[in-house]
RNA sequence: GGAGUCGGCCAGGCAGUCGCUGCGCGUCAAGCGUGGAGGAAAGUCCGGGCUCCGGGGGCGAGGUGCCAGGUAACGCCUGGGGGACGUGAGUCCACGGAAAGUGCAACAGAGAGCAGACCGCCCAAGCAUGCGUCGCGAGGCUCGUGCCGGCAAGGGUGAAAGGGUGCGGUAAGAGCGCACCGCGUCGGUGGCAACACGCGACGGCACGGCAAACCCCACCUGGAGCAAGACCAAAUAGGGGAGCGAGCGGCUUUCGAGGCCGCGACGUGUGGCCCGCACGAGCUCCCGGGUAGGUCGCUAGAGAUGCGUGGUGACACGCAUCCCAGAGGAAUGGCUGCCCAAGACAGAACCCGGCUUAUCGGCCGACUCCUUAU
Numbered sequence: 001g002g003a004g005u006c007g008g009c010c011a012g013g014c015a016g017u018c019g020c021u022g023c024g025c026g027u028c029a030a031g032c033g034u035g036g037a038g039g040a041a042a043g044u045c046c047g048g049g050c051u052c053c054g055g056g057g058g059c060g061a062g063g064u065g066c067c068a069g070g071u072a073a074c075g076c077c078u079g080g081g082g083g084a085c086g087u088g089a090g091u092c093c094a095c096g097g098a099a100a101g102u103g104c105a106a107c108a109g110a111g112a113g114c115a116g117a118c119c120g121c122c123c124a125a126g127c128a129u130g131c132g133u134c135g136c137g138a139g140g141c142u143c144g145u146g147c148c149g150g151c152a153a154g155g156g157u158g159a160a161a162g163g164g165u166g167c168g169g170u171a172a173g174a175g176c177g178c179a180c181c182g183c184g185u186c187g188g189u190g191g192c193a194a195c196a197c198g199c200g201a202c203g204g205c206a207c208g209g210c211a212a213a214c215c216c217c218a219c220c221u222g223g224a225g226c227a228a229g230a231c232c233a234a235a236u237a238g239g240g241g242a243g244c245g246a247g248c249g250g251c252u253u254u255c256g257a258g259g260c261c262g263c264g265a266c267g268u269g270u271g272g273c274c275c276g277c278a279c280g281a282g283c284u285c286c287c288g289g290g291u292a293g294g295u296c297g298c299u300a301g302a303g304a305u306g307c308g309u310g311g312u313g314a315c316a317c318g319c320a321u322c323c324c325a326g327a328g329g330a331a332u333g334g335c336u337g338c339c340c341a342a343g344a345c346a347g348a349a350c351c352c353g354g355c356u357u358a359u360c361g362g363c364c365g366a367c368u369c370c371u372u373a374u
Stems, first nucleotide, its partner, number of pairs: 001370010012339007020036006038345001042356002045354005050225004056275004061221005066080005081095001082093004096216002101214002103210002118155002120151003126147005132141003163181006182205001183203005188197003229296004239287006247263006266280005303322008340343001
């Protein structure tokens, strides 16, 4: 100098002027002071707080899935392990179980799941046969052909064909034998663990893939949501709330109370189903009811900033300082001037922690590779 990787930050600025809105002051008037969108306010995909309803058991359903830690919690984050990619900084991965069971694999191919023989290689055994040759002959020998066979090394198909390289071996071959590599099982060592090992022994290697297919294993999950919900309260209607409690028939008895026996088993709720439970006939007690409208919930919080301490880190703890939108048809804007690198995506609606997606231009830090110079 060039090419890249990762992390963090900013999100036009200044002035004037006219408005909008929360709060405070004010003679409650005029007005003055002060606060007034985001890193994603977005998607509503996860996890919580908060609110109401439910709170018993089983089945089912859904989610998560290497290990350790962080956190209120998480499907998030940090660190580590394994695999894939990259020269590298680094990036990506639903990454438990396929010697429990069931299932799936188009096309091609000989064969695709207790594999298979199309081309090819081999004629060692068996049968048939040809030329040559030896022999008086029976027959033998060399070379060759066909059948029956042997093989799985090479070719070919495929996403995938039952370890790889070499030597031996053989008719040709093959873990058939051996060496090394790989694989599996058991042990040892290191590590909290996932896992690792230039460690040891054994096994010629049997055990292929897919679980974001069913399934198995482990863990987690009640439902609805601020239009949640609480309070005040014009109007309208008559009910509303709390508690107790099933019902019917017969017998016994003068009647009642009590006792005994029998019948019956529906609807609604419990936001999938079943059991269970509650409510529905009736009795007792209490009193306002709750539409319009208003008030609260409603912004001081797993809060922000700075410093320090601990930790590799996510993060935790301590101290100091600060208050930073809160509407309810919905404010946060318009115009003018100047400057520059010429301004993107986009607008809060109960609140937080994440993830994902959108985004003009620029700044900072750490690191990698190549080239050149010293």
Molecule: Bacterial RNase P class A
Organism: Steroidobacteraceae bacterium